[in-house]
Context: one part of a larger RNA
RNA sequence: GAUUGAACGCUGGCGGCAGGCCUUAUACAUGCAAGUCGAACGGAAACGAUGCUAGCUUGCUAGCAGGCGUCGAGUGGCGGACGGGUGAGUAACACGUGGGAAUCUGCCUAUUAGUGGGGGAUAAGCUGGGGAAACCCAGUCUAAUACCGCAUACGCACUACGGUGGAAAGGGGCCCUCUCCUUGGAAGGUCUCGCUAAUAGAUGAGCCCGCGUCGGAUUAGCUAGUUGGUGGGGUAAAGGCCCACCAAGGCGACGAUCCGUAGCUGGUCUGAGAGGAUGAUCAGCCACACUGGGACUGAGACACGGCCCAGACUCCUACGGGAGGCAGCAGUAGGGAAUAUUGGACAAUGGAGGAAACUCUGAUCCAGCCAUGCCGCGUGUGUGAAGAAGGCCCUAGGGUUGUAAAGCACUUUCAGUAGGGAGGAAACGCCUACGGUUAAUACCCGUGGGCUAUGACGUUACCUACAGAAGAAGCACCGGCUAAUUUCGUGCCAGCAGCCGCGGUAAUACGAAAGGUGCAAGCGUUAAUC
Numbered sequence: 001g002a003u004u005g006a007a008c009g010c011u012g013g014c015g016g017c018a019g020g021c022c023u024u025a026u027a028c029a030u031g032c033a034a035g036u037c038g039a040a041c042g043g044a045a046a047c048g049a050u051g052c053u054a055g056c057u058u059g060c061u062a063g064c065a066g067g068c069g070u071c072g073a074g075u076g077g078c079g080g081a082c083g084g085g086u087g088a089g090u091a092a093c094a095c096g097u098g099g100g101a102a103u104c105u106g107c108c109u110a111u112u113a114g115u116g117g118g119g120g121a122u123a124a125g126c127u128g129g130g131g132a133a134a135c136c137c138a139g140u141c142u143a144a145u146a147c148c149g150c151a152u153a154c155g156c157a158c159u160a161c162g163g164u165g166g167a168a169a170g171g172g173g174c175c176c177u178c179u180c181c182u183u184g185g186a187a188g189g190u191c192u193c194g195c196u197a198a199u200a201g202a203u204g205a206g207c208c209c210g211c212g213u214c215g216g217a218u219u220a221g222c223u224a225g226u227u228g229g230u231g232g233g234g235u236a237a238a239g240g241c242c243c244a245c246c247a248a249g250g251c252g253a254c255g256a257u258c259c260g261u262a263g264c265u266g267g268u269c270u271g272a273g274a275g276g277a278u279g280a281u282c283a284g285c286c287a288c289a290c291u292g293g294g295a296c297u298g299a300g301a302c303a304c305g306g307c308c309c310a311g312a313c314u315c316c317u318a319c320g321g322g323a324g325g326c327a328g329c330a331g332u333a334g335g336g337a338a339u340a341u342u343g344g345a346c347a348a349u350g351g352a353g354g355a356a357a358c359u360c361u362g363a364u365c366c367a368g369c370c371a372u373g374c375c376g377c378g379u380g381u382g383u384g385a386a387g388a389a390g391g392c393c394c395u396a397g398g399g400u401u402g403u404a405a406a407g408c409a410c411u412u413u414c415a416g417u418a419g420g421g422a423g424g425a426a427a428c429g430c431c432u433a434c435g436g437u438u439a440a441u442a443c444c445c446g447u448g449g450g451c452u453a454u455g456a457c458g459u460u461a462c463c464u465a466c467a468g469a470a471g472a473a474g475c476a477c478c479g480g481c482u483a484a485u486u487u488c489g490u491g492c493c494a495g496c497a498g499c500c501g502c503g504g505u506a507a508u509a510c511g512a513a514a515g516g517u518g519c520a521a522g523c524g525u526u527a528a529u530c
Stems, first nucleotide, its partner, number of pairs: 001530004006526005013377006019370002021335001026333003030330003035078003040075002043071002047069002050065007085288003094213007103205002108201008116150001118148002125140006156165003170193005177187001180185001214260003221251003226248008263285004267278004290311005313324004341367001343366003349363001350361004380410004390401004414471001416466005424457001429451008474519005479500003485514005495502002
């Protein structure tokens, strides 16, 4: 000099953009953070509409009905493995980079072939019982895209052959014909969404290897599943990954082992560079989710807001037994020099579910707080010598503060008040034209046109008008380094200090004042890095 996730002191007008528990991976009150689908299913707790009945206050109440709009609880599907947080552990194939073969991959894309025929349950419900509660038990009834067989088999595995194992599910919309039947349903056709099997792709994931990646030798030897082989088991998959048997190997001064420290990287800071330091925000990867262990389900987890066991802690209890996990967003206590609101909205972007409308989303977008940082703007402009008054200095003549003020003439950025006012909005929905599909001018899908409607921010950005200099300057320093000096007070005292050093009666170095210098909504100090 540059820099910072900074803190402290004094001071503080506005805006834009960013950033904001670096410490106790300490403990957590409260609310919210993952749901959704009735176009899979049986149904109907609530609400609304309609109809019927009854009552009367004559438009309300009560009951009933069809499940019409819808929908609590339940079965079922998909999603809760993403998104969000933190950096404890980890010196390691964890990360970075470059390769590799023995693998899997829900949703998505393309292609091919199917989607036939049966069965038995069970939740909810109803009935009864136990328990303080959490919840549990028994009986009975019922459905499915839930569950289990059978048929069919392109393909796959084993096998010489024979043979054996191994799939499925339907839902919804529309139409016409005719038969049954007459509110409507069944058969058939078609469209669409699914389902099963197979192949390929895409995406994601698992595995192996070369090289690189902190300090200590006051750590020199380490290793028995250890190193290799054969055979098996196991996995989606290679492999001592695991097991039996056999051999006796394997690593190490090119630093094994042990100890300490640490998430890694793109980057960031500094520097002319080489390098040094660092890893907040943003992005990629990894690890973790009260502590330790375990598996289940699933395409994917050994799973932050899932399960089981053990432990510590907290809470409820009728003492028999139960409940919990903010390193999600806010917030609280504690710790600390120190770090924010128990805010708004799903309008946009993205995600989950859904055919869709839509629902959910503390992701996200916004707002609030903080000079924490960077950037921009303002605190007025011109004129004005009687060089006013006051202050300070003085050789007492004067000098300086100083065109500074006052006065006069202007301007109105920003803040204030009032009015106007974009863009972030396109989807969706309705109507319609054309094309595809089809027997079809239904339906559905695609493209185009028209109409309607959707904004948290928001009193938005921006523009116009109004009034009045009106509301807006401090901080540090002045001995040398280092830009800027005099007087008074003090008297080796009180004090200053980054280094040299000042102070013991004329202190440009202490304290104050006047003046000056430097930065400026900041200025200094401390800490830290180059």
Molecule: small-subunit ribosomal RNA, 5' domain
Organism: marine eukaryotic metagenome